A computed fold for a 720-nucleotide part of an RNA from an Archaeoglobaceae archaeon, annotated as large-subunit ribosomal RNA, domain II. Lineage of the source: Archaea > Methanobacteriati > Archaeoglobi > Archaeoglobales > Archaeoglobaceae.
Context: one part of a larger RNA
Formats: sequence, structure tokens, C1' cells
RNA sequence: GGCAGGGAGUUUGCCUCAGUGGUGAGGUUAACUUGCUUUCGCAAGGGAGCCGUAGCGAAAGCGAUUAGCCCGCAACUGUUCUUUUUGAACAGUGAGGGGCAGGGUAUGAAAGUGCCUGAAAUCACUGGGGCAAGACCCGAAGCCAGGUGAUCUAACCCUGGGCAAGGCGAAGUCCCUCGAAAGAGGGAUGGAAGCCUGCUACCGGUGCUGAGUUACAAAUCGCUCGGGUGACCCAGGGUUAGUGGUGAAAAGCCUAACGAACCUGGCGAUAGCUGGUUCCUCCCCAAAUGCAUGUCAGUGCAGCCUGACUGGAGGCAGGCAAUGGGGUAGAGUUACUGAUUGGAGAGUCAAGGACCGAAAGGUUCAGCUCUCCUGUCAAACUCCGAAUCCAUUGCCGCCGUAGAAGGUCGGAGUGAGCGUGCUGGGGUAAGCUCGGCACGCGAAAGGGAAAGAACCCAGCCUGGGGUUAAGGUCCCUAAAUGCUAGCUAAACGAGGAAGGGUGUCUGAACCCUCAGACAGUGGGGCUGUAGGCUUAGAAGCAGCCAUCAGAUAAUAAGUGCGUAACAGCUUACCCACCGAGGGUUUGGGCCCCGAAAAUGCAAGGGACUAAGCUAGCUACCGAUACCCCAGACCGCGAAAGCGGGGGUAGGGAGGCGUCCUGCGCGGGCAGAAGUCUCUGCGUGAGCAGGGAUGGACCGCGUAGGAUUGAAGAUCCUGCC
Repeated sequence: GGCAGGGAGUUUGCCUCAGUGGUGAGGUUAACUUGCUUUCGCAAGGGAGCCGUAGCGAAAGCGAUUAGCCCGCAACUGUUCUUUUUGAACAGUGAGGGGCAGGGUAUGAAAGUGCCUGAAAUCACUGGGGCAAGACCCGAAGCCAGGUGAUCUAACCCUGGGCAAGGCGAAGUCCCUCGAAAGAGGGAUGGAAGCCUGCUACCGGUGCUGAGUUACAAAUCGCUCGGGUGACCCAGGGUUAGUGGUGAAAAGCCUAACGAACCUGGCGAUAGCUGGUUCCUCCCCAAAUGCAUGUCAGUGCAGCCUGACUGGAGGCAGGCAAUGGGGUAGAGUUACUGAUUGGAGAGUCAAGGACCGAAAGGUUCAGCUCUCCUGUCAAACUCCGAAUCCAUUGCCGCCGUAGAAGGUCGGAGUGAGCGUGCUGGGGUAAGCUCGGCACGCGAAAGGGAAAGAACCCAGCCUGGGGUUAAGGUCCCUAAAUGCUAGCUAAACGAGGAAGGGUGUCUGAACCCUCAGACAGUGGGGCUGUAGGCUUAGAAGCAGCCAUCAGAUAAUAAGUGCGUAACAGCUUACCCACCGAGGGUUUGGGCCCCGAAAAUGCAAGGGACUAAGCUAGCUACCGAUACCCCAGACCGCGAAAGCGGGGGUAGGGAGGCGUCCUGCGCGGGCAGAAGUCUCUGCGUGAGCAGGGAUGGACCGCGUAGGAUUGAAGAUCCUGCC
């Protein structure tokens, strides 16, 4: 891991609700006793007790309509109308229901207020739920008690054992020399040390982060390495025990897991946490919010779901209109508050700066305050002020006597939400965070967007046929290589900003132009004069001032180069040649640059110059949508018929199957159960039949009772 078998809402007591049944102003026995039977139990007795028949009040205590009035559902009666089945209208009665009124009691001076009040309960069984219990099942780490352990290991005690070989050469001793002595030096001898080397034995365990790592081994193997006469190593015997021991101290060790050992018990500890929780079909269908919480992974109440009963005529998501409410968007700012650009004016000049003065002080700048003009702002500004929104009313619409709204009670789940659009707060921002409104996902299948929880279309009973939606129609790939008119050259389409572009298409305004524009080419481009000043020089062209006059077709007291200064080149300006448009500004469309990311590259791919983009047209394809046909099912209804169908948590309803029991009825050695296989039936759980195998029990109906259904729990056991 596979398979098989096992495996989780049970039982008792009390409370509560519903259903069924008995009795009923009452209902009911418990222990126990007697009789019968005897696995079990049945019948009779037993009225103690309990619940109910009255409430209110802390208590003392006091103590209630057996209907006075009105409305009116169902139902019934009557009358009228209608063609019958029958239906309608009106009137009356009207159980139950509703509203007044009355009453009891507590409080109060009273008014008033609270609770109660016109008789239905009780016992049993079954089921839903609650509480107490292990309480659906498995799961802790832990806490406590009593015991078992020092054969491992820690420390200590007793008795013993062990340490190749070599090196170094302490004290002491002897001799010599020196010295008055204390002592010193030298040479021998001697053999000390938690001394040295060391694969002796032995003890250890540094590095390779080597090998091994279902191992030789739950700590080993190899190489390397530390100690190796000592605080050394070892054996046998003994002592210390868990609220403890031992510890050259690492919270180490105390029998392979010690920050509190192990075993058994308390024990099914507790677990607001994780996981799991077993057959089918039908109907409805949530929440992730508010308040509170030693509360935020939980819980209580409310909200939202479901079921039954009740109720008896209205209800409301939509549209239009009217009447009220509001102070947002916008706008405004001599309509307030506050901010704010530039200027002018006035005031104040204390502190600061400047000037004057010997000083007192004066003048002034900046600043501050105010007025005027000018230009701007505001969530906590408003002289104004929408669209929307809310409430009420009317009309339309939709739902509703085939029973809506409302009410009462039983059962829940939820109380981690998330996305998109619009609109706000926080944040540089975020697949960020906190709100509001709507729609979705959650709990929603199908079609489209290549793929894709929430984007677009669209809300899935089953089978068949057709038509469309979104989106598409060159090939992959169903359907147009469709039509009309433009644009784009970037493979733009198929990611992108500020800012740029004599890319290209298309508007508008103005100017020049056959009396010849724009561009180009040829020619001219002068004289007074090198204007004056300045300057070493200044001659159109360093700088300053002025910028005239003449001759002209035109020609600056000079546009830009250039020279030391001149010179030289050139421009303005003029003529000629040429011959038709040219120029400036400002819009719009498409396109280009701006343009950098990590494996190799992506409009889904191929490929496309239309199969791209803009505007329009006509066909076609394309969903579980819509329409048609057939069928099963659910709700309502007497029927005719009408309506319905996604669904997690969850509520409700009806069924299938397993084992056992009572009663009834059957099958079986001429072949039961079980097993394998085939066929048929049922929406399904499942059921029936045929054959083979098997070799002795089995089924149906009905009523009842359960250790009653497996794929999951790192589930348990067995086998492989």
C1' cells in the first nucleotide's frame, strides 16, 4: 500500500413540545401484597403521593363575568337572481376568533400601573429538543496516589587487579675549590614529576561535517587524533530513589526518548482545538450582521432558514404623480468662519534692522491690524443647491379566499467571508486596509473570455426537435476568404506616461501670388564715409552716442563668419531667368520615439496588409436560455385545471435494506442459504427470475424490538 472483517447521537432520570390513545373537573397510582404463570410476565388489590380545579401579594392577608355590549371567519337558515350541475347577491343566527366593559389582588391619598380573570386537564406510549450523567467516536501535553528500579549511568565505601620501551635528570649524598661564617661554584652519584615521546596494554572520541544510514550496529567501521604513574584505568561486593538521588555543573545522569524515571490505578481526566461520523428519493433553503462577553477559534439574545398550528383580507420588491423631510454633488465666498497672490492707502511702531541725535527721542523698513482693488481655496465654511434617497397618500402593476400579511409554538444552522461596479476614510502604494449601495461567488451547473470562484450571456426534472444570447464566421474550429465607404505600413493590431515627431490623412483662420509668389540660379549690393566718440588700432561687425543725406531698379551708418586693424566671404534689399502655387498659426484621426529582468517565446497557435482599425448593412454559427412534442414527480383543487423544479449549513416528508420476536401463510435433498453469472423491473435505496456451484435450511404478509447500512478517522485487527 491492497483486500477482508470491525468501527461513531446510545441508555437512565427530570423538564418541554408534537402525534396517538384512555378517562375527564378530574386524571393517576409508587413501594408493596395476593393469585396465576414462570426466560418473560399477567390480573386483582394498594389513593400514600403528584398534577389539575384561583389568583394577587415580600408578608399579614384578601379573593375573580359560569356572558353586559359590539364586530365577525367557518358553518347553518331564509329571500332574490341565474339555463341545469351550480353559482352570485342580500338578510339573520353565528362555536372558535377579535374589541369594549366589568371583576380579583398588590401599590397608591387619588389618578393610574403590574399580574390575573367568562372551567381543561391528566396518565400512558412514540417521536423532536433541553439539563444531569463519559453522553456521537478517536486524540493530548499534564495532575495525583501506591508501588518497581543504581545489572546502564552519577557519587561514595569495602576487597582486589593493571600500566612495552625510551627520554629528561629535582631534592638528597660524596669529592674538589672559595669563604671567618652563612653559604656559593664545579664534578660525580641519585632517580623526583597530576614531566616528555609512544598504534605496549588500557582509557578516550578531534577532524574527515569520510563509509554506513530497511546498517554489522536503535551510535558501528576506516583513516586521523587526545590521555597513557595518575584528580589514572578496571573487576567483584555494597550505599544513595523521583515533592527524590547523584552531579570537577552539561539542567548532565538515574536500564536505548529525564527541565522532573518507569509500572499500575484515579481514568472513558479535561480538550471553546484537529480529524472522522455508514442507505435512497421528494419539498423549502440560510449566515459570515447587531448588542454583550477575562471576549475576539467560543457562547447568549436578536436578525436571516425550516415545520406545525392559528389567522381571515389584505400585502409589496416595481412605475408614475403629489405632499413633506434632508444640506451631499456642484457652486459660491463684502452671506459668516478660516486660509490665501499681487498692489494701493491708513493705523501701530513695544522687541528686531537702518538713519539722525550728546541724550531724551525722532523718521523709516520689515512685521501686525484694518479698508479698497486684483487673483485663489475649505471634511470639521454656506447667501445657495440638485440628481438620488426616506416617509405618507393616490393611480397603475404584481401577489393573495386554490388563504397573503400578522401571531403562537417546535427544530436549526450562522455569528472567519470574499469579488466586481459605483461612492467615501486611511495609506507613496499593494492581489493593502476600514465603510456605504447594488449584483455575484460562497451554496450555481451550461455557453463565451485559449486556460480561469465571483467579467459577459444564462438560473440545470428526463428524452427528442427547433430558435436565439453573449461571443463569433481564413485553417486548427461550427458559421461570410460577405458587402459599402474611409484610415493604418507600425506585423500597428497583440501592455504603457509625461514629453517629443517636415510620418501620413483631414478641418479652420490669416498672409503672399501671372502687375509673377515660395525655392533655386545669374547679376547688382553704391557715394558723402574709415559717421562721431573711444582706442595702440576700432575702417558696417570690442564698446558708447547718433542712425542722416545723396545717386538709384535696389543697397542697413549694416545679418552672420572673418582680420592685429584693413582685406575677404555672406545676409538684408533690387533686377533678370523660371512659371503656379507658397507660407504662418491652430484643431481632429491613425502611426512612430519615449520602451530595461532574470530557462527560450508567445494575439491560444498557424498565419494575416486585411484575416487590422473606424462607420454602416445583410446573412449564418452558437447554451441545460426561449419555443414545440412526449414522460415521471411536487403543491393546490371534487374535477376540469393552474402553478412548480440548481443548491452547502440546516429544517421537513416518504421510502429501501440487515438481524431478532409474536401471529398468519408458504418453499426445501425431485436441492434451502451462500457464491458466480445472465436477463428483466424500479427515479433510487433495491427487487424478481434463469443457469452453474453448493449440500440444509429459507422466505412472504402483518405487528413489534434493535449493538441496523462504511471509502475515508497518519482509524483497529488479520492476511498478502
The full RNA is in RNAcentral, with records from ENA.
Model confidence (mean pLDDT): 85 of 100.